Molecule: Iron response element II
RNA sequence: UUUUUUUCGGAAUCAGUGUAUUCCAAAACGU
Numbered sequence: 001u002u003u004u005u006u007u008c009g010g011a012a013u014c015a016g017u018g019u020a021u022u023c024c025a026a027a028a029c030g031u
Base pairs, nucleotide, nucleotide: 002030004028005027006026007025009024010023011022012021013020014018
């Protein structure tokens, strides 16, 4: 630099209450 995942996290959007999406932060793994 970059990938993925996690979060009793934060914000926003769509929606209409989500097994959603985006961004940020922290942590972990790989490179």